[in-house]
Molecule: c-di-GMP-I riboswitch aptamer
This record gives sequence, structure tokens and C1' cells, in this order.
RNA sequence: AUGAUGUAAUCGCAAACCAUCCGAAAGUAUGGGACGCAAAGCUAUAGGGCCCUCGGCGAAAGCCAGGGCAGCCAGUUGCCGUU
Repeated sequence: AUGAUGUAAUCGCAAACCAUCCGAAAGUAUGGGACGCAAAGCUAUAGGGCCCUCGGCGAAAGCCAGGGCAGCCAGUUGCCGUU
């Protein structure tokens, strides 16, 4: 340097749920909390997938437009130990 790997240790993150805030919703933020995570770091017009529907059109189905999810896949960068 590259590949594989996560028994123990170190350093981290934090699901559900609860409180508060924002939002029409999905959901976000902060605090508490720990199900888990060897990228559960970052990226939402590089791509697939999923969720929502205030607004416009429509008889309806739905379409348009918009919003969200990175702890779904993916892309990208990288720490510690072991081998």
C1' cells in the first nucleotide's frame, strides 16, 4: 500500500417510543432513550426504489407540479483492531 475481517478493547452513531418545535402530510430538528450499526459518515437533478399530496387539471382512475427517505440498493471518502 492492497485485500479480507469485526472475538475483545478504544473511539463513534442511535431504531422504536416519549416531550417540545416546524409541516397539509410524508417527515425534519432538539432533548431523553437504545433496536441495532465495521461506514447507521457524506451525497436526494448521476441512477434505481419507497413514502406523502397543500396546490393545478380531471366525473373518477389518475396526471402535472412539489416535498421527503442515505437505518433500501447505489455512488463516494474514511477511523481503530485482527489477519